Predicted 3D model of a 330-nucleotide RNA (Bacterial RNase P class A) from an uncultured SAR86 cluster bacterium.
The coordinates come from a structure-prediction model, not an experiment, and the mean pLDDT is 77.
It was read from a public genome assembly, where an Rfam model found it.
Rfam family: Bacterial RNase P class A. The family's RNA type in Rfam is ribozyme.
RNA sequence: UGAGUUGGUCGAGCUAUCGCUCUAUUUAAUAGAGAGGAAAGUCCGGACUUCAAAGAGCAGAGUGCCAGUUAACUGCUGGAGAGCGUGAGCUCAUGGAAAGUACAACAGAAAAUAUACCGCCGAAAGGUAAGGGUGAAAAGGUGAGGUAAGAGCUCACCGCUUAAGAUAAAAGUCUUAAGGCACUGGAAACCCCACUCGAAGCAAUGCCAAAUAGAGGUUAUAUCAUGUUGCUCGCAUGUGAUCUGGGUAGGCAGCGAGAGCAUUUUGGUGACAAAGUGCCAAGAUAGAUGAUAGCUAAAACAGAAUCCGGCUUAUAGACCAACUCAAUUC
Numbered sequence: 001u002g003a004g005u006u007g008g009u010c011g012a013g014c015u016a017u018c019g020c021u022c023u024a025u026u027u028a029a030u031a032g033a034g035a036g037g038a039a040a041g042u043c044c045g046g047a048c049u050u051c052a053a054a055g056a057g058c059a060g061a062g063u064g065c066c067a068g069u070u071a072a073c074u075g076c077u078g079g080a081g082a083g084c085g086u087g088a089g090c091u092c093a094u095g096g097a098a099a100g101u102a103c104a105a106c107a108g109a110a111a112a113u114a115u116a117c118c119g120c121c122g123a124a125a126g127g128u129a130a131g132g133g134u135g136a137a138a139a140g141g142u143g144a145g146g147u148a149a150g151a152g153c154u155c156a157c158c159g160c161u162u163a164a165g166a167u168a169a170a171a172g173u174c175u176u177a178a179g180g181c182a183c184u185g186g187a188a189a190c191c192c193c194a195c196u197c198g199a200a201g202c203a204a205u206g207c208c209a210a211a212u213a214g215a216g217g218u219u220a221u222a223u224c225a226u227g228u229u230g231c232u233c234g235c236a237u238g239u240g241a242u243c244u245g246g247g248u249a250g251g252c253a254g255c256g257a258g259a260g261c262a263u264u265u266u267g268g269u270g271a272c273a274a275a276g277u278g279c280c281a282a283g284a285u286a287g288a289u290g291a292u293a294g295c296u297a298a299a300a301c302a303g304a305a306u307c308c309g310g311c312u313u314a315u316a317g318a319c320c321a322a323c324u325c326a327a328u329u330c
Base pairs, nucleotide, nucleotide: 001326002325003324004323005322006321007320008319009318010317012296013295014294015293016292017291018290020034021033022032023031024030025029036301040312041311043310044309045308046307047306048201049200050199051198055233056232057231058230060197061196062195063194064193065079066078067077068076069075080094081092082091083090084089095192096191100190101189103185104184117132118131119128120127121126140158141157142156143155144154145153159181160179161178162177163176164175165174166173167172205253206252207251208250215244216243217242218241219240220239224238225237226236227235260279261278262277263276264275265274266273267272
């Protein structure tokens, strides 16, 4: 100097005039406040509310290497294993295939109680699976010996199985010994194993006021019916379903002081935890936050509706830090 990797910040501010919503007050004036890093998606987890006065089993669903963190999670952090990259780093749906079942087109002789198409040996009977071919995958790999020709047939190393030891909390890794020893892929197919799991949702739910018709019909009914996934048992209650007709559609709460935010110290590899200090950042409901002028460079994606923790997606431009590789110079 160039090319990369990882993490982070901003993405609008100040002044003046008028306008809109909320809060407070000295009450229609003054003062203060007024959309995001994703508010989006509704993917995951909760807080909260109701069923509701409890439960058990089956079905069903979710997660799936180890440990930690958190209110909780399939999130996040760290580690192990596997793969990719020269590297900094990145990715993973990472329990079990000897419990069983499905599937593997085409090619190939044969696709798992699988062999003999070409080939090799042999006079033949027969032997063979080393060589060739097909395929994603064909009864471990390389080398040597041995054989009629061959084969773990034998040996050495690697691999595989079992056991012991060391190390780590663990996943795992290494060492030693014994054994010729293993039946392809595939569970994001069914399945097996381990752990976990009520449902619905702020249009939840609660209060106040007002009005009407305490109206009429059909049907099931205690061996019954109803009760917030489905079924069974249990428990609680005594009515359930449906049709015709009439009244109401208003107001208040829920609605923002929190698993809150910022910062410092301590502990920790880290996510994070504890303590101290300071702060209070919108509450609409036919749905508020705009217009003009000046300064600056101001724009991409884009607008709250109960709230919070994550994940995913979109994003003009500006900036910061650490690390890697290449070239050159000293």